[in-house]
Context: one part of a larger RNA
RNA sequence: CUCGGUCGGUGAAUGGCUCGGCUCAAGCGCUGAAGAAGGGCGUGCCAAGCUGCGUUAAGCCUCGGGAAGGCGCAAGGAGCCUUUUAACCGAGGAUGCCCGAAUGGGAUAUCCUGUCCCGUAAGGGAUGUUCCGUAUAGGAACAGGAACGCGGGGGAAGGAAGCAUCUGAGUACCCGCAGGAAAAGAAAGCAAACGCGAUGCCGUGAGUAGGGGCGAUCGAAAUCGGCGCAGCCCAAACCGAAUACCUGCAGAAAUGCAGGUACAUGUGGUGUUGUAGGACUCCGUCCAAUGCCUCGAGAGGAAAGCCGAAGUUGGCUGGAAAGCCACGCCUUAGAGGGUGAUAGCCCCGUAGGCGUAACUUCUCAGGCUACGAGGUGGAGUAUCCUGAGUACCGUGGAUCGGAAAUUCCGCGGAAAGCUGGGGGGCAUCAACCCCCAAGGCUAAAUACGUCUUGAGUCCGAUAGCGCAGUAGUACCGUGAGGGAAAACUGAAAAGAACCCCAGGAAGGGGGGUGAAAAGAGCCUGAAAUCGACCGGGG
Numbered sequence: 001c002u003c004g005g006u007c008g009g010u011g012a013a014u015g016g017c018u019c020g021g022c023u024c025a026a027g028c029g030c031u032g033a034a035g036a037a038g039g040g041c042g043u044g045c046c047a048a049g050c051u052g053c054g055u056u057a058a059g060c061c062u063c064g065g066g067a068a069g070g071c072g073c074a075a076g077g078a079g080c081c082u083u084u085u086a087a088c089c090g091a092g093g094a095u096g097c098c099c100g101a102a103u104g105g106g107a108u109a110u111c112c113u114g115u116c117c118c119g120u121a122a123g124g125g126a127u128g129u130u131c132c133g134u135a136u137a138g139g140a141a142c143a144g145g146a147a148c149g150c151g152g153g154g155g156a157a158g159g160a161a162g163c164a165u166c167u168g169a170g171u172a173c174c175c176g177c178a179g180g181a182a183a184a185g186a187a188a189g190c191a192a193a194c195g196c197g198a199u200g201c202c203g204u205g206a207g208u209a210g211g212g213g214c215g216a217u218c219g220a221a222a223u224c225g226g227c228g229c230a231g232c233c234c235a236a237a238c239c240g241a242a243u244a245c246c247u248g249c250a251g252a253a254a255u256g257c258a259g260g261u262a263c264a265u266g267u268g269g270u271g272u273u274g275u276a277g278g279a280c281u282c283c284g285u286c287c288a289a290u291g292c293c294u295c296g297a298g299a300g301g302a303a304a305g306c307c308g309a310a311g312u313u314g315g316c317u318g319g320a321a322a323g324c325c326a327c328g329c330c331u332u333a334g335a336g337g338g339u340g341a342u343a344g345c346c347c348c349g350u351a352g353g354c355g356u357a358a359c360u361u362c363u364c365a366g367g368c369u370a371c372g373a374g375g376u377g378g379a380g381u382a383u384c385c386u387g388a389g390u391a392c393c394g395u396g397g398a399u400c401g402g403a404a405a406u407u408c409c410g411c412g413g414a415a416a417g418c419u420g421g422g423g424g425g426c427a428u429c430a431a432c433c434c435c436c437a438a439g440g441c442u443a444a445a446u447a448c449g450u451c452u453u454g455a456g457u458c459c460g461a462u463a464g465c466g467c468a469g470u471a472g473u474a475c476c477g478u479g480a481g482g483g484a485a486a487a488c489u490g491a492a493a494a495g496a497a498c499c500c501c502a503g504g505a506a507g508g509g510g511g512g513u514g515a516a517a518a519g520a521g522c523c524u525g526a527a528a529u530c531g532a533c534c535g536g537g538g
Base pairs, nucleotide, nucleotide: 001537002536003535004534005533006532007531008530009529015523016488020459021458022456023455024454025453026452027451028449029448030144031143038099039098040097041054042053043052045077046076049073050072060093061092062091063090064089065088069081070080071079104113105112106111114127115126116125117124118123128142129141130140131139132138148179149177150176151175152174153173158167159166163213189196190195200227201226202225203224210218211217231441232440233439234387238269239268242267243262244261245260246259247258248257249256250255274418276386277385278384279383280380281379282378283377284376285375286374287372291368292367293366294365296364297363298362299361300360301359305354306353307352311327312343313326314325315324316323328345329344330334336348337347338346392413393412394411395410396409397408398407420436421435422434423433424432475482476481495522498510499509500508501507
């Protein structure tokens, strides 16, 4: 120097474990000027962080549940509270500093500083912008929300083996707006000589028809099978105040009565479609809730929560019994978790059953409005009405699978009026078929997951969310932003009294605890690696 062995250190793998995650499902789904979301600063006997709370500050009040303990994480000291029922859980309420839409004005958010009114004072109130408005009254909006939705804008890299049309893609991203869903939606639709009958979603049709430097690639619909089903209201013709709102009174309310205001530039009634319908004229027929309200009664749902069977029998091992042996018991409960090792019968639970406030659903019962150009059937067809810069055409763009034949926009032209109008995948003509635009509303089936609950052939601390711990923390960056590491003593702290060495709050030895030092740099404790000793070789 090297190899091997033994012992020990360092080191943290591995095994075990789980308070956390991930995924799926069901439930549930908006908040805000009555000041939100989110922050700042405070707040404890001692209090740095987290949590809770807000000068009434880890809390106050009421009701319900609950139980012998409690004063959060948090184990300490001191001191308190509590069977006159605390703690804790649920429901409702009070308080709720400053900033923040932030709203009296201002500002470098968490600070500075006015005016008016009330009040003896302390203090309280008003004072933002925009819009509506019957206008000094009164009202609404403003901001936030994980993703989902609708609308307005809208890239690039990359692909096309280059690149420009094209693609990526109407994607990413930005803006506006809404809801618990949104959007769409009751045919001027499809279809094809048969027929269907709002919309949406899933499957199919189908990688088909079709678009496309016919390149790369893009890419439907009808149909059929399912889920879920729901239909309505205006404008107009005609009538012409029959209407609505505010205030007061009565009432539980619906509603009624009185006064005022709005309103003829039309409140209200009527009416709403394509085998045309309606108005209008005429002739019949019907006559009361199938509408609205909830003081009352009943039933259901609904918070925290409650009840809930049967061994802690004998022996053995052990630190400890739930293990083993023996003998029993319960089961609508042998899911699961805990307990000093593996427990149906020890504890929590489980099967099964019970429970109520707010709130809510349904039913009953009662009440209210109803003889009106009322409902409904038929006949008539002279007259009136049926959505205009619209339909449609030309042209230029965007968009689409939409090709001649998608949808939308700019510019120009520009109808008809029921003997009317639009469509049926080039135009035009004819026939046939389908439908009635230029006004509006509409549940469910669908999407998403902040949140609640449950589950899993998911992960098990370099995994699983970035985060199982003060995690979007520490730290980095001027900033936008980036972004960690870090779980485990033991059944129980029984967390090592006392003595010794020592400079010693370091460390060690003795001694004690414990089943075991597992000794807090604490379960297991691999390897690389370091040291000591022993042995082989040079």
The prediction has a mean pLDDT of 84. Predicted 3D model of a 538-nucleotide part of an RNA (large-subunit ribosomal RNA, domain I) from an Archaeoglobaceae archaeon. The full RNA is in RNAcentral, with records from ENA. Taxonomically the source falls in Archaeoglobaceae (Archaea, Methanobacteriati, Archaeoglobi, Archaeoglobales). Rfam family: Archaeal large subunit ribosomal RNA. Its family is annotated with structural constituent of ribosome and ribosome in the Gene Ontology.